[in-house]
RNA sequence: AUGCCUAUAGCUCAGACGGCAGAGCAAUUGACUUUUAAUCAAUGGGUCUGGAGUUCAAGUCUCCAUAGGCAUA
Numbered sequence: 001a002u003g004c005c006u007a008u009a010g011c012u013c014a015g016a017c018g019g020c021a022g023a024g025c026a027a028u029u030g031a032c033u034u035u036u037a038a039u040c041a042a043u044g045g046g047u048c049u050g051g052a053g054u055u056c057a058a059g060u061c062u063c064c065a066u067a068g069g070c071a072u073a
Stems, first nucleotide, its partner, number of pairs: 001072007010025004019056001027043005049065005
């Protein structure tokens, strides 16, 4: 330099053909317990990497950029 892959909650990741953004773990609160742990219940937490375009509607499609990874040179 070229090609490909990845970027979504604190972490690990889902999200068919565009139609209400989710799970597990973690955190907080409560119950239980002599206390802790475990268990049970509830709650909070997102500018979906940035910008632009298409569309009634974009995490999803198109283009550009950024960061990380792989391959080739």